Background
This is a predicted structure of a 1237-nucleotide part of an RNA (large-subunit ribosomal RNA, half B) from a Planctomycetota bacterium. Taxonomically the source falls in Planctomycetota (Bacteria, Pseudomonadati).
Context: one part of a larger RNA
RNA sequence: CGCUGGUUAAGGAACUCUGCAAAAUGACCCCGUAAGUUCGCGAUAAGGGGUGCCCCCGGUGGUUAACGCUGUUGGGGGCCACAGUAAAUCGGCUCUUGCGACUGUUUAUCAAAAACACAGGACUCUGCUAACACGUAAGUGGAUGUAUAGAGUCUGACGCCUGCCCGGUGCUGGUAGGUUAAGGAAGGAGGUUAGCCGUAAGGCGAAGCUUGCGACCGAAGCCCCAGUAAACGGCGGCCGUAACUAUGACGGUCCUAAGGUAGCGAAGUUCCUUGUCGGGUAAGUUCCGACCUGCAUGAAAGGCGUAACGACAGGAGCACUGUCUCAACCAGCGACCCGGUGAAAUUGUAGCCGUGGUGAAGAUGCCACGUUCCCGCAGCUAGACGGAAAGACCCCAUGAACCUUUACUGUAGGCUGAUAUUGGGCUGUGGUUUGUCUUGUGUAGGAUAGGUGGGAGGCUAUGAAGCGCGGGCGCUAGCUCGUGUGGAGCCAACGUUGAAAUACCACCCUGGACAUGCUUUAGUUCUAACCCCGAUUCCCGUGAAACCGGGCGGGGAACAGUUUCAGUCGGGCAGUUUGACUGGGGCGGUCUCCUCCAAAAAAGUAACGGAGGAGCCCAAUUGUACCCUCAGCCUGGUCGGCAAUCAGGCUUUGAGCGUAAAGGUAGAAGGGUGCUUAACUGCGAGACUUAUCAGUCGAGCAGGUACGAAAGUAGGGCUUAGUGAUCCGGUGAUUCCGAAUGGAAGGGUCAUCGCUCAUCAGAUAAAAGGUACUCUGGGGAUAACAGGCUUAUCGCUCCCGAGCGUCCAUAGCGGCGGAGCGGUUUGGCACCUCGAUGUCGGCUCGUCGCAUCCUGGGGGUGGAGAAGCUCCCAAGGGUUUGGCUGUUCGCCAAUGAAAGCGGCACGUGAGCUGGGUUCAGACCGUCGUGAGACAGGUCGGUCCCUAUCUGCUGUGGGCGCACGAAACUUGCGGAGCCUUCUCUUUAGUACGAGAGGAUUUAGAGGGACGUCCCUCUGGUGUACCAGUUGUCGCGCUAGCGGCACGGCUGGAUAGCUAAGGACGGAAAGGAUAAACGCUGAAAGCAUAUAAGCGUGAAGCCCGCUCCAAGAUCAGGUUUCGUUGGACCUUUAUGGUCCGAAAGCCCCCUGGAAGACUACCAGGUUGAUAGGCCGGAUGUGUAAGCGCGUAUAUCUAAAGGCGCUCAGCUAACCGGUACUAACGGGCGAACGCUUGGC
Repeated sequence: CGCUGGUUAAGGAACUCUGCAAAAUGACCCCGUAAGUUCGCGAUAAGGGGUGCCCCCGGUGGUUAACGCUGUUGGGGGCCACAGUAAAUCGGCUCUUGCGACUGUUUAUCAAAAACACAGGACUCUGCUAACACGUAAGUGGAUGUAUAGAGUCUGACGCCUGCCCGGUGCUGGUAGGUUAAGGAAGGAGGUUAGCCGUAAGGCGAAGCUUGCGACCGAAGCCCCAGUAAACGGCGGCCGUAACUAUGACGGUCCUAAGGUAGCGAAGUUCCUUGUCGGGUAAGUUCCGACCUGCAUGAAAGGCGUAACGACAGGAGCACUGUCUCAACCAGCGACCCGGUGAAAUUGUAGCCGUGGUGAAGAUGCCACGUUCCCGCAGCUAGACGGAAAGACCCCAUGAACCUUUACUGUAGGCUGAUAUUGGGCUGUGGUUUGUCUUGUGUAGGAUAGGUGGGAGGCUAUGAAGCGCGGGCGCUAGCUCGUGUGGAGCCAACGUUGAAAUACCACCCUGGACAUGCUUUAGUUCUAACCCCGAUUCCCGUGAAACCGGGCGGGGAACAGUUUCAGUCGGGCAGUUUGACUGGGGCGGUCUCCUCCAAAAAAGUAACGGAGGAGCCCAAUUGUACCCUCAGCCUGGUCGGCAAUCAGGCUUUGAGCGUAAAGGUAGAAGGGUGCUUAACUGCGAGACUUAUCAGUCGAGCAGGUACGAAAGUAGGGCUUAGUGAUCCGGUGAUUCCGAAUGGAAGGGUCAUCGCUCAUCAGAUAAAAGGUACUCUGGGGAUAACAGGCUUAUCGCUCCCGAGCGUCCAUAGCGGCGGAGCGGUUUGGCACCUCGAUGUCGGCUCGUCGCAUCCUGGGGGUGGAGAAGCUCCCAAGGGUUUGGCUGUUCGCCAAUGAAAGCGGCACGUGAGCUGGGUUCAGACCGUCGUGAGACAGGUCGGUCCCUAUCUGCUGUGGGCGCACGAAACUUGCGGAGCCUUCUCUUUAGUACGAGAGGAUUUAGAGGGACGUCCCUCUGGUGUACCAGUUGUCGCGCUAGCGGCACGGCUGGAUAGCUAAGGACGGAAAGGAUAAACGCUGAAAGCAUAUAAGCGUGAAGCCCGCUCCAAGAUCAGGUUUCGUUGGACCUUUAUGGUCCGAAAGCCCCCUGGAAGACUACCAGGUUGAUAGGCCGGAUGUGUAAGCGCGUAUAUCUAAAGGCGCUCAGCUAACCGGUACUAACGGGCGAACGCUUGGC
């Protein structure tokens, strides 16, 4: 010093994030018990009282034959103690708020919660071979259940409630239309060629085979139309308005699918914010109640309440306390010493100091200076960027893993269609073949004229016209058919018309009807495939079997199921992608090309440097030949003005040149006119540029052109932007290739087309996010902390002096400006550290600076005094306690002389804490489709290290200090101390109108701090005394002892202690600071200064206290001890050995000394310790014996009284050798000089 315990004066939460921890409460009986309430609770609410022992009298049990034994309960009386559940076990309580109803469950090993679950509520699905789930399947669960059942989702007892929106997404329903696969399929096209034509070249080309198309048929899905929010979700803005003001019931307007209703509201949700008001407190960032300005509440991701409950979270109070003021003592166990045994991490080598500097920017190791004899032991942790863990934060990786989704691409699975398994009948329907029968209206016109041809007659008693009834069509005029009646006519030719008669016949067209064949499709039916059942008990194999197989029977049925193909849905699952630059990353911006500056007179040259443009345009804005000259200004001139067109002049390029800028340009590249297509084909010497790929210029040759008389010019545009490699594919051309041959298919070559491949040298045809559940590899190549550099910002100072200050720049202020210093702010940079430099605040402990908060000394004052303001000197000392908050800070309360500002890795986590921040859980708001996210809020949440070196605090050993010792000292040097207030006197004086009110001197008393001490007051006091509970033991009684925290309780000696006692800071002196002076020149004056001399501060040096000669410069003084013997030799101031002094050590007895060691007292000539004797002190009257007590008499108890201020008594005081201090060792002088003998 730590751990585990015990006690504590006075105060009583002042501690702290928080009463954490501890204390307190506690058992049983009796009394008594509030609000609230779901009437159960709340409730052991709260708050009180009692409890021992002895005696007596009753009641009532068990047992017994009885005596008795053993329970329980009531009443009365007595007795002792500080205390009677005497020990141990054994709730602290109350008020208020949030959340969750509750009991439960959870992150085994940092989160127990407000999270999960829950009963209850709601929605959705599911009719049984159920839905759903597992499985490739068989099969199984669901369930031996059947909608009061099962599954999924949300909510979460109970009470009151649950608003509006169906536009989006989802789900459900619908299916007329659109779109749509496999498959089917009419048809036409290409290839080939028997043949035909052609002198040839070549052309045409049937069938068949073949290739690619393909009308049409063809489901779900999607589009579409509805419904649905206790499905996913959503639930506005602006302006104006009332007779004070304010507010806005009211109005206007825009948008929407609809604009948030009830309730609640600065909330676990409120940024601003410590909102404002009220309450509580001396003081309240928390808390409670309100308000409503809801950044960003809100109704089953439920809203608002709510009794009870909670190891939940906040606030307040009572009780209680060592949590604290402020610490003290004690016990045990460690630590320490001795004996035994005996690890670990770590470790480049170490002969391992401080300061300043330097340096990869924080040095034991470099430089300089200083300091330092050598070595331990016990301690403390400031440093060794200490140990531990290839940083978890951050960034990077064409890293990983999980997770998400309307990323991409797939896929299990679902739905749907086709085909096969797969058969028959009937009905309907679409298409089609054949047959029959019908239909047909522009206008004109008898009137509903389909076309063409033939045709002059046709139909009719086998019943014409007309009429009635019925059917069909329909352009509503009529046409047509059947039937009845009727009983003889009805049409055509003639006129109108583009076209002439349904008078008649034939062949057709359009639409339709019927029949038939084929086919498509829908419905229905059959049974024989196929499936299911026979568990209200069918038969057999087979003794049993709810199994298997067969039979029989029943049901379903060509469906279902399954195969293959196809469409669609498909984060259920899988594989992946999700760019780079970047003064960290992200967000933003950018990414190719052109022009200018930067760019430093060749070219070239960077930055997230400064400015602009391009991703085209023009058939003339091309070519050529010829001609012309612009812009601006002045003057004059009709409307006419500053500016229109006209004339003259000046002006040399300021205009124009499609488009940016630069360069260029008037002898044109600008403007105009004519004719035109060189905006040509095949090339190209040679250069520029250049990593490559690209890019640029280009005379000249050939061909064919335009213009020009010609020379000539022309391969687009005054020039420089107007863009995209390769692959893949299309189109045109082609004397190329053509898998036996001939063709063809296909390819090549030339020309050309398709990329905001704009991340523009272009990863793929095709790609987004989250990670706080995370992981790996790396980085101090790169951020957050700290350091470094810098100092914009920040702080401070100085200069100037516009002004303020009645007057007056400078008592006090000081515009606009200027010059510096500092390195505490916010930054910039990215230099050490990412194989780890722990981060805010508090606690503890300090230390330094001074730009001084107080105290001290001064100057000025717009200083009367007092109190101030301002400046100068000054760092010695000091610089409070609380309320709130994690806070630093800040606000507030109360003190005080003052409540200073900063540095020290925002000093200090191998010193503590862990409230905040910053892992994993959870809630709210907001954002996001989502996974998730938030310098937003909220509840919860593992802080390791035995010290090697330096450093520091102590304490020893060795050696040295030129003989050995014992003492006493000096003090180089170092350390400590260093404070301040109030009162009295001077004096109610100076001053002042008064109010008020000093300097100075002397004295007194305090606060805080420090040193020493224990007489007093107290604390403690586990070796003292006493009381007492439970239980066990000593055979029992008595008396003692053990254990239960020393069992508990009351006291207490020594020691140690504070809250107790005593004392201290000084005075005096020296040298100074600011300041104030004397004398005094330079400079005849003046001047405190230049020479000289003074005054002057808590500051400096002393003074006071302590350490101190390792002060290696080792000091001084006093005292004590000593030259004996033997041997050897190189005779010397020699060597060896022995003896021995002063003294010392070991050892022993001990200690108010102490870790060990040391120190101190002693060691028989002795009181050192123990014992013994006596005393003091404490406790409080021992044991034993005797006496004696009661109520109604006797007897009897706890207890009482006396002997007895007794007994006992630690560490204290004094005495006394009874016991133990026995015994052993170590330990020194030589030389020189002088003098004397």